[in-house]
RNA sequence: GAAGGCGGACGGGCGAUCGCCGAGUCGUUUACGGCUGGGAGGAAAGUCCGGACACCGAAGAGCAAGGCACUCCUUAACGAGGAGCGGGAGAAAUCCUAGGGAAAGUGCCGCAGAAAAUAUACCGCCCGACUUUUGUUGGGUAAGGGUGAAAUGGCGAGGUAAGAGCUCACCGGGUUUGCGGCGACGUGAACCGCAUGGUAAACCCUGCCUGGUGCAAGGCCAAAUAGAGAGGCGUUUAAAGGUUGCUCGCCUUUUGCUUCCGGGUUGGCUGCUUGACCAUUCCGGCAACGGUAUGGCUAGAGGAAUGAUCGCCACUUCCAUGGAAGUACAGAAUCCGGCUUAUAGUCCGCCUUCCAUU
RNA sequence: GCGCGUGUAGCUCAGAGGAUAGAGCACCAGCCUCCGGAGCUGGGUGUCGCAGGUUCGACUCCUGCCACGCGCACCA
Numbered sequence: 001g002a003a004g005g006c007g008g009a010c011g012g013g014c015g016a017u018c019g020c021c022g023a024g025u026c027g028u029u030u031a032c033g034g035c036u037g038g039g040a041g042g043a044a045a046g047u048c049c050g051g052a053c054a055c056c057g058a059a060g061a062g063c064a065a066g067g068c069a070c071u072c073c074u075u076a077a078c079g080a081g082g083a084g085c086g087g088g089a090g091a092a093a094u095c096c097u098a099g100g101g102a103a104a105g106u107g108c109c110g111c112a113g114a115a116a117a118u119a120u121a122c123c124g125c126c127c128g129a130c131u132u133u134u135g136u137u138g139g140g141u142a143a144g145g146g147u148g149a150a151a152u153g154g155c156g157a158g159g160u161a162a163g164a165g166c167u168c169a170c171c172g173g174g175u176u177u178g179c180g181g182c183g184a185c186g187u188g189a190a191c192c193g194c195a196u197g198g199u200a201a202a203c204c205c206u207g208c209c210u211g212g213u214g215c216a217a218g219g220c221c222a223a224a225u226a227g228a229g230a231g232g233c234g235u236u237u238a239a240a241g242g243u244u245g246c247u248c249g250c251c252u253u254u255u256g257c258u259u260c261c262g263g264g265u266u267g268g269c270u271g272c273u274u275g276a277c278c279a280u281u282c283c284g285g286c287a288a289c290g291g292u293a294u295g296g297c298u299a300g301a302g303g304a305a306u307g308a309u310c311g312c313c314a315c316u317u318c319c320a321u322g323g324a325a326g327u328a329c330a331g332a333a334u335c336c337g338g339c340u341u342a343u344a345g346u347c348c349g350c351c352u353u354c355c356a357u358u
Numbered sequence: 359g360c361g362c363g364u365g366u367a368g369c370u371c372a373g374a375g376g377a378u379a380g381a382g383c384a385c386c387a388g389c390c391u392c393c394g395g396a397g398c399u400g401g402g403u404g405u406c407g408c409a410g411g412u413u414c415g416a417c418u419c420c421u422g423c424c425a426c427g428c429g430c431a432c433c434a
Stems, first nucleotide, its partner, number of pairs: 001354010012313007020039002023036005041329001045340002048338005053214004060248004065210005070084005085099001086097004100205002105203002107199003122145002124141007153171002156168003172194001173192008218270004227261001229260005240252003263433003277296004282291003314327006359430007368383004376414001385401005407423005
């Protein structure tokens, strides 16, 4: 200097003038005015997950249904995060992984091919018989070839009529066991010729977890009208109703419950922002993260505020004295922890490899 | 803000892991008729919303993204 990999930060700043929302305080007859401070993100987005919180006269038990799946740790919890193990890619730094079970069972593997699972002999090879050399036929074979994504573990040597774990060594697999590790696993030794495929983001099995609905939840107040409507069940044995579905259990209920149709209001206040919060220091831990101490209060709108203009600065590109143009994705709505998606660009750090010079 | 659905031919819709993507209406051509309609015969139609992944193989299974549609409060 070039190429590559991983992690982090910013994504505009300052001043002036005017405008909007809210908090505190002062003056005020409520209006209104003055002063001081604050006011949209790393994703606020998608609504994919997990919760906090609220409600449900049972929210209890079971089934169904749904989710997760290598090991350990962290967390309020999670399908998230960290550290590892196995497998794969890469020269390496690193990256990907939907990673339990096919020997509990049931499915599926089209076409091609002889044959796609207790599955087979198309070509071929060997031996014998017949025959006009060509060919026909009986037996043996699965090493070679063909078809296919996949065809009775792989490679080498020996052996055989020709072959085959038929035999031997190595690799793979299984069983037993020593050592290291919390563990997933790693590594060493001995024995065995060893089951005969793949697929579970196929149904399923195993283990663990899960009540439902959601701030338009819920609570309070005010206002208005039309229920002259229709139907079902029942008089405490029961029906009906009771926040996913079914069963059991339990509770409410006496002229009750419930369904459909129709009507009225679609108003105000609250919930509403002090939190599993933020910043810094120290300690423990490889890390995620946890603990202690000190300091801080940083939007709460309500048809929806958080803005507009000017000047200077910062950054990018082009011409180059200086000037011109431009600056991404995008806007809170109960709150929080993750995931995913969009993003003009700029900066910082660490690591790997190659080239050149000293 | 929250919750629930849909996406296939020009239109309305089916569809199962097996390589052939279908039905009706509409469209084109031919026959028939003086001509038209009807009828008969034949023929298409197509990024299965988009991009990845699983699998030998995906419209179908899984994940993410995009577009469209529906619903939400109270009184008696």
Molecule: RNase P RNA; transfer RNA
Organism: Nitrospinota bacterium